[in-house]
RNA sequence: UUAUCAAGAGUGGAUGAGAGAAUCGGCUUUAGGACUCCACAGCAACCUGUCUAAGACAAGGUGCUAAUACCGAGCAAAGCAAAGAGCUUUGAAUGAUGA
Repeated sequence: UUAUCAAGAGUGGAUGAGAGAAUCGGCUUUAGGACUCCACAGCAACCUGUCUAAGACAAGGUGCUAAUACCGAGCAAAGCAAAGAGCUUUGAAUGAUGA
């Protein structure tokens, strides 16, 4: 820079307190051991390879294996509401991964 991000996929060992990117607010999860590291396994996003090639297959290289990138807010636009200052949609920005 560019493509994708609503699907998919866990066991064991070690460690021992928070974790879920960042600001705020939630919410979920975690001593029935989360997060992280290692081993094996699995998934199939991208690259690679094959085929009957807009698809399917394989699993070699990265990657990934709670919840839509957990949700909302924060920025912009549109719509609804007006006993309202909220709700909904879209987009940008930001983040992650591949090339």

This is a predicted structure of a 99-nucleotide RNA (SAM riboswitch aptamer (S box leader)) from a mouse gut metagenome. The prediction has a mean pLDDT of 82. Rfam family: SAM riboswitch aptamer (S box leader). Its family is annotated with regulation of gene expression in the Gene Ontology. RNAcentral holds the sequence, with entries from MGnify.